[in-house]
RNA sequence: ACAAUUGUUUUCUAGGGUUCCGUAGCACUGCGCUAGUCUGGUCCGAGAGAAAACCACAAAUUAGCUUUGUGACACGGAAGGAUAAAAGCCUGGGAGAU
Repeated sequence: ACAAUUGUUUUCUAGGGUUCCGUAGCACUGCGCUAGUCUGGUCCGAGAGAAAACCACAAAUUAGCUUUGUGACACGGAAGGAUAAAAGCCUGGGAGAU
């Protein structure tokens, strides 16, 4: 100085905020206003968290949509973006570090 690949989806969790609901306060005959420095339900949610299904490859058996195995490793900003808003979301296995 240069250097490739890291399968897809779903459900959930850590985490996240405040559209809606609830809660609390204020107002009061009107259905409103304020608060996420409100535990929560809905909601968002991980490449480097979990599980499952599919998928890929290898082996065995054998002709059953079969069985078994493998799918490793992974330190990481700042900034910007989306949505109501924020975030371990997206840019991004990026910049950088080793």
About this RNA
Guanidine-I riboswitch aptamer, 98 nucleotides, folded computationally. The prediction has a mean pLDDT of 81.